[in-house]
RNA sequence: UAGAGUUUGAUCCUGGCUCAGAACGAACGCUGGCGGCACGCCUAACACAUGCAAGUCGAGCGCAGUCCUUCGGGACCGAGCGGCGGACGGGUUAGUAACGCGUGGGAACAUACCCUUUUCUACGGAAUAGCCAUUGGAAACGAUGAUUAAUACCGUAUACGCCCUACGGGGGAAAGAUUUAUCGGAGAAGGAUUGGCCCGCGUAAGAUUAGAUAGUUGGUGAGGUAAAGGCCCACCAAGGCGACGAUCCGUAGCUGGUCUGAGAGGAUGAUCAGCCACACUGGGACUGAGACACGGCCCAGACUCCUACGGGAGGCAGCAGUGGGGAAUAUUGGACAAUGGGCGCAAGCCUGAUCCAGCAAUACCGCGUGUGUGAAGAAGGCCUGAGGGUUGUAAAGCACUUUCAAUUGUGAAGAAAAGUUUAAGGUUAAUAGCAUUGAGCCUUGACGUUAACUUUAGAAGAAGCACCGGCUAACUCCGUGCCAGCAGCCGCGGUAAUACGGAGGGUGCAAGCGAUAAUCGGAAUUACUGGGCGUAAAGCGUGCGUAGGUGGUUUGUUAAGUCAGAUGUGAAAGCCCCGGGCUCAACCUGGGAACUGCAUUUGAAACUGGCAAACUAGAGUAUAGUAGAGGAAAGUGGAAUUUCUGGUGUAGCGGUGAAAUGCGUAGAUAUCAGAAGGAACAUCAAUGGCGAAGGCAGCUUUCUGGACUAAUACUGACACUGAGGUACGAAAGCGUGGGUAGCAAACAGGAUUAGAUACCCUGGUAGUCCACGCCGUAAACGAUGACAACUAGCCGUUGGGAGGGUUUACCUCUUAGUGGCGAAGCUAACGCGUUAAGUUGUCCGCCUGGGGAGUACGGCCGCAAGGUUAAAACUCAAAGGAAUUGACGGGGACCCGCACAAGCGGUGGAGCAUGUGGUUUAAUUCGAUGCAACGCGAAGAACCUUACCUGGUCUUGACAUAUCGCAAACUUUCCAGAGAUGGAUUUGUGUCUUCGGGAACUCUGUGACAGGUGCUGCAUGGCUGUCGUCAGCUCGUGUUGUGAAAUGUUGGGUUAAGUCCCGCAACGAGCGCAACCCCUAUCCUUAUUUGCCAGCGAGUUAUGUCGGGAACUCUAAGGAGACUGCCGGUGAUAAACCGGAGGAAGGUGGGGACGACGUCAAGUCAUCAUGGCCCUUAGGUGAUGGGCUAGACACGUGCUACAAUGGCAGGUACAGAGGGCAGCGAAGCCGCGAGGUUGAGCGAAUCCCACAAAGCUUGUCGUAGUCCGGAUCGGAGUCUGCAACUCGACUCCGUGAAGUCGGAAUCGCUAGUAAUCGUAGAUCAGAAUGCUACGGUGAAUACGUUCCCGGGCCUUGAACACACCGCCCGUCACACCAUGGGAGUGGGAUGCAAAAGAAGUGGCUAGUUUAACCUUUCGGGGAGGACGGUCACCACUUUGUGUUUCAUGACUGGGGUGAAGUCGUAACAAGGUAACCA
Repeated sequence: UAGAGUUUGAUCCUGGCUCAGAACGAACGCUGGCGGCACGCCUAACACAUGCAAGUCGAGCGCAGUCCUUCGGGACCGAGCGGCGGACGGGUUAGUAACGCGUGGGAACAUACCCUUUUCUACGGAAUAGCCAUUGGAAACGAUGAUUAAUACCGUAUACGCCCUACGGGGGAAAGAUUUAUCGGAGAAGGAUUGGCCCGCGUAAGAUUAGAUAGUUGGUGAGGUAAAGGCCCACCAAGGCGACGAUCCGUAGCUGGUCUGAGAGGAUGAUCAGCCACACUGGGACUGAGACACGGCCCAGACUCCUACGGGAGGCAGCAGUGGGGAAUAUUGGACAAUGGGCGCAAGCCUGAUCCAGCAAUACCGCGUGUGUGAAGAAGGCCUGAGGGUUGUAAAGCACUUUCAAUUGUGAAGAAAAGUUUAAGGUUAAUAGCAUUGAGCCUUGACGUUAACUUUAGAAGAAGCACCGGCUAACUCCGUGCCAGCAGCCGCGGUAAUACGGAGGGUGCAAGCGAUAAUCGGAAUUACUGGGCGUAAAGCGUGCGUAGGUGGUUUGUUAAGUCAGAUGUGAAAGCCCCGGGCUCAACCUGGGAACUGCAUUUGAAACUGGCAAACUAGAGUAUAGUAGAGGAAAGUGGAAUUUCUGGUGUAGCGGUGAAAUGCGUAGAUAUCAGAAGGAACAUCAAUGGCGAAGGCAGCUUUCUGGACUAAUACUGACACUGAGGUACGAAAGCGUGGGUAGCAAACAGGAUUAGAUACCCUGGUAGUCCACGCCGUAAACGAUGACAACUAGCCGUUGGGAGGGUUUACCUCUUAGUGGCGAAGCUAACGCGUUAAGUUGUCCGCCUGGGGAGUACGGCCGCAAGGUUAAAACUCAAAGGAAUUGACGGGGACCCGCACAAGCGGUGGAGCAUGUGGUUUAAUUCGAUGCAACGCGAAGAACCUUACCUGGUCUUGACAUAUCGCAAACUUUCCAGAGAUGGAUUUGUGUCUUCGGGAACUCUGUGACAGGUGCUGCAUGGCUGUCGUCAGCUCGUGUUGUGAAAUGUUGGGUUAAGUCCCGCAACGAGCGCAACCCCUAUCCUUAUUUGCCAGCGAGUUAUGUCGGGAACUCUAAGGAGACUGCCGGUGAUAAACCGGAGGAAGGUGGGGACGACGUCAAGUCAUCAUGGCCCUUAGGUGAUGGGCUAGACACGUGCUACAAUGGCAGGUACAGAGGGCAGCGAAGCCGCGAGGUUGAGCGAAUCCCACAAAGCUUGUCGUAGUCCGGAUCGGAGUCUGCAACUCGACUCCGUGAAGUCGGAAUCGCUAGUAAUCGUAGAUCAGAAUGCUACGGUGAAUACGUUCCCGGGCCUUGAACACACCGCCCGUCACACCAUGGGAGUGGGAUGCAAAAGAAGUGGCUAGUUUAACCUUUCGGGGAGGACGGUCACCACUUUGUGUUUCAUGACUGGGGUGAAGUCGUAACAAGGUAACCA
């Protein structure tokens, strides 16, 4: 010392990305009251107009000028000579990877001005600027002549404690000024200050930079410097540097510090301070104490300016300022009042240093924009569930205050000095002077209208910005509709967006708030503190071994490491602590602490190291044995394949899922004998052995490495690891030469397939084998580096040894291997577990998100293939490990179902009915679409229905509520019209009443509203389908696991069943199953009409017809009964199963209702309800006609058939369940019939519909398109209805189509079932082959679970989770992006070899010239200098040739990204040929 979001259906882990914090020389957007205090070109070291930034001294010198004068002189000022200062101060960060900087040391140096001490300050000389004259030039600037001074210059003397020396000696100073006391000058010594030089240590990145260096390293000797030194030169030697990273390349001023951080660290080097470097670019020296000099000089170059074209001038990285660049950074201000600097004796002058002011919210700090009260909770806004809520005590109102700003006035501190007068003591001869101290006087402020105080007035002048999906504090409405847009990450937006835009409200900060860039943090995400490497990224393929790192026991010594004390240093500022000053704070200031460091010194001696001496436990050697596919070479063996030769033998062989290619009548395959040749070694054989790994297998011999065991002896730490290095290293591949039986890339053919460059088959070449040489990689794996120590065991097995034993079997102990399980511990989990992935130590290698990529470029290696080393741009928010639950698998095991099989009957073919698609149409209304749409919504479209279409109407409406008004309502008739509707006409005056009026109804008007079968079933409720009547789905508590989860619910049995039993870290419970409910099968009790009638009576041709009866049947209420209860067997002594008895019924007796958690965004907005949207003289409403009934075609579901188990005709028997008053309708009569007429009975156990049919029986038909079949069509009718044309049903007569049992395929059904036969009902005026219900007759088959389909449970795999209709790979096509190669092209940097040579310095000098000094014969000569010349060095520049880097380049390579492109389907399941590595 704080974390959070994001990979998943969920979980844990790994791991990246992102956020919350702090901070800034900042810039941008919106906004903006005051003050204090800081700070302000980070970019173009780009170019600069203008002004200023370094002068001063008359107490060094001469001269010109002006003024004053008491004429003695004084004052001011100008240029010049001279002195000091222009090396400081100020600016900037280009260069520099360096003794540049930091820190600590060192010796061979210099130091103007300053301080101390001491000595000297003597005598001479020659010039020169200025000025004057002449003169050149446009100018800048000169030239010549004359003349002049000095503290300018020169000589001589003297000098010492100075310097040199060969120890003899030699050399070397000075300056004066002035009112006489000071200021100066020279030599020497010392100090202080400052500077130069050297050294140790520290100081960023790249090895895809590994070798670099000739003045290079050292020596000697000259030279040079203030000074050591290859600093320079000559000669000699061959050294010095480098994996502890030289050299090279790119980047960079360093530090105190600053920011961040818990710290360690990381980043940074603005302001302030120290140091370096630079001053337009490059080079150079001069002067000087100091420079190679920002506002000096010379040269070269670029640029700018002036010019009379001949020549000249310049350098803001000083302060302001301008242009430019840029996202971006200020005034051409005031003053020397303070602090400091230069000069001066001083006054003073100068000072863009500095102090101040101006500009900018740029940062930090402080203050204000009011305070109290105030509920009618005002108005307005927003929301609303319509009640209200919220804005909100907020406002208004009332009562107060006046900071700041405005205004009036007053008014500090920053000022100390200097000057002058004077006093005291000091010095002195001195009451001059001088310095010190004190007093008086005189003045000095840019800021500045200062700070502060005060007067006056009045709440008066002063609030914004961002955010509100999560992280992250803060929520609603409207608009928009994957659009517009948002976004830091995750992600929002496709009609109900808390995520976009606006509004209301809220949250946060506040004169600021946000967003952006860059930094640290969080990030333990480079891990020293403080990470990892079996599977997530990560152990080199394996040995040997160099450097390096590490190292057993004992003693002594040393003191390098280590520890302790002291001293010096670690600048100041800053940070921290304690104080002080501005009203506080920021800010300023005093003191302290700290500065973790370095150096010196004094101690300690445990540990590490060094040295010395010893030891034997590590390691090794010797002896005797043991096992072994350890290695190399030579020899040798048998089996098998193939080929060849010969024999026997005949038609096929071979191959496959099935085939074909192929071989074979020229004799194959098969079989026998013989021969040849190559390769590999069955059985033994084994989680057996050996080896470092790769790897090693017939047998024998030779040579040879290692391991193990036993016992003793010897050596005496000889050890471990191991960067580089080196050796070995499967397979494939390469080179040369052999060899080649089998196998077999490539290749050919045959199949398969949509295709099949594959899988399968037939062939077949490299290769596989040998020798020699390369290659150097593998999923080279235990995905686990080596060595050592420690830490429970049990069970196998291999090689030794010891002991015991009945000497066989075997047992015990021990050691070296090799396996299994497992404790503690570890691990994300899986798992590991003395053979560690446990606990430790030493050393090496490696990792840091995925992709790009183990790729490009470069280097090294290789014959090549290629290997090794190894990036970046760009792109994504993941990629990944382990485990969990599901769903899935052309995975496995078990089980069930009319799932298959076994059967019966159908569909698919025909005609018709009906529904759908499609087509057509003005419309053919809409919905339903695999199972689970299609005789479905529709239990019934001629009108209506009706939603559709046509033309023609209405607009508060066909319907509801409210309101104003007229008028009761209503009835009749006529006309126009298709009707809706319009016009005319007529009847009527009601009802209640408190007498005011009210209610219902019709009409008219008004604005609210009505209305919508309009859209959204993907906004919904409700209802329904389906998996599926499948046996499942869950919960509580407990337990296990870090967790998701698991357990229970799994297992052994059993069941129709998660049904039950047993077992079990589970124990219980719920929804389902079953049962309870209904119908049905048997019996009992009760009841008895409309049903029944045995017995009794009456009556009839006959009939429960009647009186009666209550036995029976039925009816409808209640009960009984069935529970594996009983017996036997099996089973585990269970559950249960099998068989049996009894029973009407037997193992859920048979049916029905009943449908768990859930799935399908399943269906329905057109049953109904409903959110939102849409229409409102229409998408609403009413009406006529039409359409939903169309038809080339296709499909589904049905009916009728194809006939003799039949058709037709006659006779005849037996149900159940229903319905009926706008109804069912008897009997009678009429009609061939549909039906008509009439109307008894019945609201129904009473009457009616209503004859059941198949069946039985008699006859006929005789296998044919028929006496089958009935479509279609013609005619005539009946019924319903306002109306049967489009478009009803039925009847009669006639007509008499297809069809002779149905291809591929497919459906239903397991018993009162299928099949077959009829009956009734709902809907309905009428209109069923459909639907629903009813009964009659009444089968066949099930061996069984291999297969198809569906389901359940367990298990397994996995890259699926929208869950296999999943996921996903590669080419191609298109667009965009970055990048590699590329004939080259254009820049930059640089090496080497040359050329070149300005200015300058040094050397030399036969030329020219020369005041001081020397000498002279006075002409001169000499010394020395200047100019010139020349040599050396050298900048710019030029040439040649390399290296390197950047940009660009036709074309080209791969890579990345991109809602719906093409081709296939490689991977994930056994992914349909297991996958993967080389």
Notes: Small-subunit ribosomal RNA from an uncultured prokaryote, 1478 nucleotides, folded computationally. The prediction has a mean pLDDT of 85.